RNAcentral holds the full RNA, with entries from ENA. This is a predicted structure of a 678-nucleotide part of an RNA (large-subunit ribosomal RNA, domain II) from a Lachnospiraceae bacterium.
Context: one part of a larger RNA
RNA sequence: UCCGGCGAGUUGCGGCGGCAGGCGAGGUUAAGUGCUUCAGGCACGGAGCCGAAGGGAAACCAAGUCUGAACAGGGCGGUAUAGUCAGCCGACGCAGACCCGAAACCGGGUGAUCUAUCCAUGACCAGGAUGAAGCUGUCGUAAAAGACAAUGGAGGUCCGAACCCACAUCCGUUGAAAAGGGUGGGGAUGAGUUGUGGAUAGGGGAGAAAUUCCAAUCGAACCCGGAGAUAGCUGGUUCUCCUCGAAAUAGCUUUAGGGCUAGCCUCGUUUUAGUCACGUGGAGGUAGAGCACUGAAUUUCCUAGGGGGCGUCAAAGCCUACCGAAGAAUAUCAAACUCCGAAUGCCAUGCUGAUGAUGAACGGGAGUCAGACUACACGAGAUAAGUUGGGUGGUCAAAAGGGAAAGAGCCCAGACCUCCGGCUAAGGUCCCAAAGUACGUGUUAAGUGGAAAAGGAUGUGGGAUUUCAAAGACAACCAGGAUGUUGGCUCAGAAGCAGCCACACAUUCAAAGAGUGCGUAAUAGCUCACUGGUCGAGAGGUCCUGCGCCGAAAAUGUCCGGGGCUGAAACACGACACCGAAGCUGAGGAAUCUGUAAGGAUUGGUAGAGGAGCAUUGCUGACGCGACGAAGCAGUACCGUAAGGAGCUGUGGAGUGUCAGGAAGAGAGAAUGCCGGA
Repeated sequence: UCCGGCGAGUUGCGGCGGCAGGCGAGGUUAAGUGCUUCAGGCACGGAGCCGAAGGGAAACCAAGUCUGAACAGGGCGGUAUAGUCAGCCGACGCAGACCCGAAACCGGGUGAUCUAUCCAUGACCAGGAUGAAGCUGUCGUAAAAGACAAUGGAGGUCCGAACCCACAUCCGUUGAAAAGGGUGGGGAUGAGUUGUGGAUAGGGGAGAAAUUCCAAUCGAACCCGGAGAUAGCUGGUUCUCCUCGAAAUAGCUUUAGGGCUAGCCUCGUUUUAGUCACGUGGAGGUAGAGCACUGAAUUUCCUAGGGGGCGUCAAAGCCUACCGAAGAAUAUCAAACUCCGAAUGCCAUGCUGAUGAUGAACGGGAGUCAGACUACACGAGAUAAGUUGGGUGGUCAAAAGGGAAAGAGCCCAGACCUCCGGCUAAGGUCCCAAAGUACGUGUUAAGUGGAAAAGGAUGUGGGAUUUCAAAGACAACCAGGAUGUUGGCUCAGAAGCAGCCACACAUUCAAAGAGUGCGUAAUAGCUCACUGGUCGAGAGGUCCUGCGCCGAAAAUGUCCGGGGCUGAAACACGACACCGAAGCUGAGGAAUCUGUAAGGAUUGGUAGAGGAGCAUUGCUGACGCGACGAAGCAGUACCGUAAGGAGCUGUGGAGUGUCAGGAAGAGAGAAUGCCGGA
């Protein structure tokens, strides 16, 4: 990992509801006993229980009673009597209560053969080194002290085996080993090591102290028991078909991943509304707009006041390119502003129209309380997020099919079954790949299409407007472009051209600036404006707009889905085909609901509600089958809408089928399921 078997809403009691039933003002037996065909059997058994009457704490009274002084008032009752017994189904309560699963808690025991400490009694430590005290001798001293030599043999002394330990590193890591092996290392007469026997026990012991050890187990050992502890948590929960079909919200919650009630779903009973459109009548302060209030806020005017100056002994007074409340005018802004004010939505109503059971009440059963994205209008955030919180709609959730290359939430569209029928939607029609290498008019040249901004540009199409132009424009070419004057100032110089000043003048002219740019130290030189000529028809500017261009650098691989495309691209307008889905439709069939019928409508579906069935194993009854071969097993082309059910053949060798009733240890793929096998 696979295969086989086993494996989870049960049982008892209780009240409640539903279904069908017996008897009925009554209903019913329990224990027990007897009988028999021995099981859900029959009979006896009326103890007891429920109901038919209530009120009061009770005595007690009674269609009343209690309270009370009350014949008052008030409370609870009566004046439509229906109950009771067993069965099945449903959920609920109490019990382990659908199954498996803790870590833990408590009780009683078993452990110190491991290990910790202690007690008793034994054992062990090769060899080598060092050389304390003391003692002896000699020297020394008055005597001592002291010195030297010899002797001696101390020490948690030294080196180093056994022994003990475990510091480094390598190997080992499904090991040779549930802690080892290799090479080194530390202690090795000591707080040493070790044998045997003994002591201390779990709310405890022991501890040179590490939450360390107490039998491979230790922040509280192990075994058995309480015990099926508890688990608002995770996982699992076994056959089929049919009808309907949610929620992820509100309130409360030591509540937030749990619950309760409501909402939304389903089933039943009763009832009579409901929804949409339109008409009519309402409430309201949003969008917008506005500045009349409250605030914000621009510019100007005006003024009280302030600052500054003049003035004075002090003032008054005067002035002001300063500031400036209020006020006036002007241009604006607001979720918590409003003189105004929609569209929608909401409420009511209608002898209007459509729809047709979709509404409501009561009762049984739920599930849901993590929602997701998308469009629109908002809050938070950074007018960030596949972000977060409300609102309204949609889809997903619980929805398959077609499109978007691929894709929960986007677009189209809601799958009862069958068909090698047809028509369409979104989206498409050159090839991959079904259908136009379709049509008309323009656009784009960038592979734009097939990512992007501010900004930039004689890209190109369309439009508007304006200036110049046959009295000759624009471009090009030829020629001129002068004089007062080197204007004045400044300056070393300043001559059109460093800088400053000047409305920058005037003259000659076809025209020529006190000068457009280059240039010089300053001049010079080149050039422009401006003018004439040659030429001969359009030229220049501004604005609006369509499609393009640049701006444009990323990591697997050129990324339009690909090939490839100049349309097979984009936009606009026009006119016409076709393809394309589980949509619609044609043909056939099934089921559900409704209906007398004909017919009509309906049939995606998670949680969940309701209904109908299939199969398995015992039991009872009836009817069968079987050695002329039962069950089981293997094969097989048959039948049924499904669970499933036959027939035949082989094998097998003794039981078994159908119908009806009735009872359950009643269906396996999942639980890191359990046991066995491969």